Transfer RNA from Chryseobacterium sp. SSA4.19, 72 nucleotides, folded computationally. The RNAcentral record of the sequence draws on ENA. Its Rfam family is "tRNA". Rfam classes the family as a transfer RNA. The prediction has a mean pLDDT of 81. Lineage of the source: Bacteria > Pseudomonadati > Bacteroidota > Flavobacteriia > Chryseobacterium.
């Protein structure tokens, strides 16, 4: 340097252009003599930046940013 990919909650990861989920993890609370399990409930998101296309983009298109992989 070229071409393929990936990028979403704290983490691991789901979502066919049409309300941004889920499972550990956090926080409350039930429950315990106390912890820890079990239920129950609540937070946590500028979907890696900027743009384009559509009524409507996490999904398409371009452009850069960072990881990985092939080739040079």
């Nucleotide at each position: 340097g070229a071409u393929u990919u990936c990028g979403u909650a704290g983490c691991u990861c789901a979502a066919u252009g049409g309300c941004a989920g889920a499972g550990c993890a956090c926080u409350g609370g039930u429950c315990u003599g106390u912890u820890a399990a079990a239920c129950c409930a609540g937070a946590a998101g500028u979907u890696g930046a900027a743009a384009g296309u559509u009524u409507a983009a996490g999904u398409c298109u371009u452009u850069c940013c960072g990881g990985a992989a092939u080739c040079g």